[in-house]
RNA sequence: AGUGUGGGCGGUCUGGCCGCGCCCGAGACGGGCCUCCGGGUCCGUCUCGGGCGAGGAAAGUCCGGGCACCGAAGGGCAGGGUGCCAGCUAACGGCUGGGCGCGUAAGGCGACGGCACGUGCAACAGAAAGCAGACCGCGCUCGCCGGUCGCUUCGGCAGCCGGCGGACGUAAGGGUGAAACGGUGCGGUAAGAGCGCACCAGUGCCCCUGGUAACAGGGGCAGCUAGGUAAACCCCACCCGGUGCAAGGUCCGAUAGGGAGAGAGAGCCUGCCCGGCUCGCCAACAUCUCCGGGUUGACCGCUCGAGGCGCGCGGCGACGCGCGCCCUAGAUAGAUGGCCAGGCGCGCGUUCCCCUUCCGGGGAACACGUGACAGAACCCGGCUUACAAGCCCACCUGCAA
RNA sequence: GGGCGGUUAGCUCAGAUGGUUAGAGCGCUGCGUUGACAUCGCAGAGGUCACUGGUUCGAAUCCAGUAUCGCCCACCA
Numbered sequence: 001a002g003u004g005u006g007g008g009c010g011g012u013c014u015g016g017c018c019g020c021g022c023c024c025g026a027g028a029c030g031g032g033c034c035u036c037c038g039g040g041u042c043c044g045u046c047u048c049g050g051g052c053g054a055g056g057a058a059a060g061u062c063c064g065g066g067c068a069c070c071g072a073a074g075g076g077c078a079g080g081g082u083g084c085c086a087g088c089u090a091a092c093g094g095c096u097g098g099g100c101g102c103g104u105a106a107g108g109c110g111a112c113g114g115c116a117c118g119u120g121c122a123a124c125a126g127a128a129a130g131c132a133g134a135c136c137g138c139g140c141u142c143g144c145c146g147g148u149c150g151c152u153u154c155g156g157c158a159g160c161c162g163g164c165g166g167a168c169g170u171a172a173g174g175g176u177g178a179a180a181c182g183g184u185g186c187g188g189u190a191a192g193a194g195c196g197c198a199c200c201a202g203u204g205c206c207c208c209u210g211g212u213a214a215c216a217g218g219g220g221c222a223g224c225u226a227g228g229u230a231a232a233c234c235c236c237a238c239c240c241g242g243u244g245c246a247a248g249g250u251c252c253g254a255u256a257g258g259g260a261g262a263g264a265g266a267g268c269c270u271g272c273c274c275g276g277c278u279c280g281c282c283a284a285c286a287u288c289u290c291c292g293g294g295u296u297g298a299c300c301g302c303u304c305g306a307g308g309c310g311c312g313c314g315g316c317g318a319c320g321c322g323c324g325c326c327c328u329a330g331a332u333a334g335a336u337g338g339c340c341a342g343g344c345g346c347g348c349g350u351u352c353c354c355c356u357u358c359c360g361g362g363g364a365a366c367a368c369g370u371g372a373c374a375g376a377a378c379c380c381g382g383c384u385u386a387c388a389a390g391c392c393c394a395c396c397u398g399c400a401a
Numbered sequence: 402g403g404g405c406g407g408u409u410a411g412c413u414c415a416g417a418u419g420g421u422u423a424g425a426g427c428g429c430u431g432c433g434u435u436g437a438c439a440u441c442g443c444a445g446a447g448g449u450c451a452c453u454g455g456u457u458c459g460a461a462u463c464c465a466g467u468a469u470c471g472c473c474c475a476c477c478a
Stems, first nucleotide, its partner, number of pairs: 001397002004395006012343007020053015055373001059384002062382005067244004074274004079240005084098005099112001100110003113235002118233002120229002135174002137170003141166008150157002182200006201225002203222008248300004258291005265279004293477003307326008344371004349366007402474007411427004420458001429445005451467005
């Protein structure tokens, strides 16, 4: 020096006035209950004082758990999810460490099991698109035609060269495509080809070494060369019961268990089967659907929890263990705000000063503007997404000393 | 708060098992028909398949994320 790489901090502050929610204390007033009539206790309203009061993402609701209820969270199928290896964790699709692949590097990214089980798909172009294929080319052969040398019994015969047509062989070369069945060389052949051989690349199997393993390194065998696609069906391994605090429980109050229809099965763990339980089964009092009726209340769940901070120990690390300290929002149409003044950061402008040959850079004062993304709703662990300006740390690459 | 679904032309909707160039109706534009208009006939225009990445030779379609719109869920007898 680089719009280099990675990580962290932080997310405007102070004062005054007014206002909001919850909790605690005191007082006044009203009411209920008890009373030994002194008072005590509970509830409500008001006043005063004190304390606390959003986030790193509170968000998206994409995963995982706690918690609550539902039938014994019974079996099988279907369905869904995850997918290199080992570990961490309550659990995970998260995190840590390692392996492999790509990147000059720091480092980052990777749905990173299987297409040498089976099935499917591949438009257009191209001759041919899957145990392929002959358009041009190359080669052999047959037929016809032309030329030429030779022989001739003058009818022709045979060789060579060229052209046309047919059949066959050939995947080396051309051309098409996203993709055309290893590469180079030598041999081989009519021409060719892993057809054979040497070397190189890959794959499979076996063995050895290192590693818990993924994997890495080495040796041998096999001409084996096997195409792509599984975010196509599928196969393999592992995991998953469902519903979500509008779960669920207690209390108070109100109203019409009103009308119509279906009905032999229905409900209970959403789909199907088996097993189990309950209610009902010929006439409407099983159950379901529709039309209606009433309420829009209070309390619990509810915030102390896989909690936060500090220190020590173990571990490369995620993390675990021990000790000490701390308690930090609980609203219910939803509180945490508004105004004024000052400070701080940043941007732009003006003036002044400093460095500099210039370009340019830095500082001070004044004025103006601006300060993001965004708002808890049962609670946690993650991921993802949004985010103005600023600060700090480590590392990489290049150049100079 | 919780659970689902959608987004394709101006509007309403199709689009199979991914395959050249994404269609239909209404609407719009032009011409014809008519004295004129409507109707009718002929022709035509109009698309970032919501957006951004990924898988694939190839994506409206498959996968992930984002944006936006819509639907359902209270209690009692």
Molecule: RNase P RNA; transfer RNA
Organism: Trueperaceae bacterium